RNA sequence: CAAGAAAAAGCCAAGCCUGUCGCGAGGCAGGUACGGAAAGCUUCGGGUCUCUAUGAGAUGGCCGAGUUACCUUGA
Numbered sequence: 001c002a003a004g005a006a007a008a009a010g011c012c013a014a015g016c017c018u019g020u021c022g023c024g025a026g027g028c029a030g031g032u033a034c035g036g037a038a039a040g041c042u043u044c045g046g047g048u049c050u051c052u053a054u055g056a057g058a059u060g061g062c063c064g065a066g067u068u069a070c071c072u073u074g075a
Stems, first nucleotide, its partner, number of pairs: 001074004011036002015032007034061001040067003044064003047059005
């Protein structure tokens, strides 16, 4: 630098339930575990969604991109 998740040590947590915040999409905390090799982070481009709509937001587990990283293999 590239690839992979077979092994090992680990990590995250869809949906659902409870509480809470928000007009809302949705967020946060706890429990569970659909899944994930970046399901770590960043709205940079596109998509989708919301609203008090010529603007403001949500989604990073929608796709792409940027950037950082455990283990193994190869150079």
c-di-GMP-I-GGC riboswitch aptamer from a Desulfobacterales bacterium, 75 nucleotides, folded computationally. Rfam family: c-di-GMP-I-GGC riboswitch aptamer. Its family is annotated with cyclic-di-GMP binding in the Gene Ontology. The organism belongs to Desulfobacterales, within Bacteria.